[in-house]
Molecule: transfer RNA
Organism: Fusobacterium ulcerans
RNA sequence: GGGGAUAUAGCACAGUGGUAGUGCAGUAGACUGUUAAUCUAUUGGUCAUAAGUUCGAAUCUUAUUGUCCCCG
Numbered sequence: 001g002g003g004g005a006u007a008u009a010g011c012a013c014a015g016u017g018g019u020a021g022u023g024c025a026g027u028a029g030a031c032u033g034u035u036a037a038u039c040u041a042u043u044g045g046u047c048a049u050a051a052g053u054u055c056g057a058a059u060c061u062u063a064u065u066g067u068c069c070c071c072g
Base pairs, nucleotide, nucleotide: 001071002070003069004068005067006066007065010024011023012022013021018055026042027041028040029039030038048064049063050062051061052060
C1' cells in the first nucleotide's frame, strides 16, 4: 500500500427496516443464627463518529476512526 472482519448497558454477546434485548455484574426485597447460595423485582444505552436513502435505520449506502486477521 491492497483486501476482509468487527464496534450495541460496567463485562460477554443477541437483535430479518417498525417499542433496543439476554446472561453476568449493580441495587432493593424474600429466604436465614450469620455469610454464601437460591428466588423475585429493578436501575443502567447519543447502537464508534459523520453524512445519505427511507414515512421510519442498531439494521441499507458512503466516508472517517479504533481493534483484529490475510496479502504484498